[in-house]
The RNA shown here (transfer RNA) has 73 nucleotides and comes from a Minisyncoccales bacterium. Model confidence (mean pLDDT): 82 of 100.
């Protein structure tokens, strides 16, 4: 230096163009207990890594940029 992959809740991670962006798991309240623990129910938590383009419409496609990873001389 050139090549690919991956970046969405606090964490694992799903969603690959269509009109609300999701799930477990942690946190928070509540219910059920004499009390915990396990279970139920409720709720809150995101500028999808960034900046531009494409498009009626972009997490999803395209460009650079950035971070990690892993191949290459």
């Nucleotide at each position: 230096g050139c090549c690919g992959g991956u970046g969405u809740a606090g964490c694992u991670c799903a969603g690959u163009g269509g009109u609300u962006a999701g799930a477990g798991c942690a946190g928070g309240g509540u219910c059920u207990u004499c009390a915990u623990a396990a279970g139920g129910c409720c709720a809150a938590g995101g500028u999808c890594g960034u900046c531009g383009g494409u498009c009626c419409a972009a997490a999803u496609c395209c460009g650079a940029c950035c971070a990690c990873c892993g191949g290459u001389a």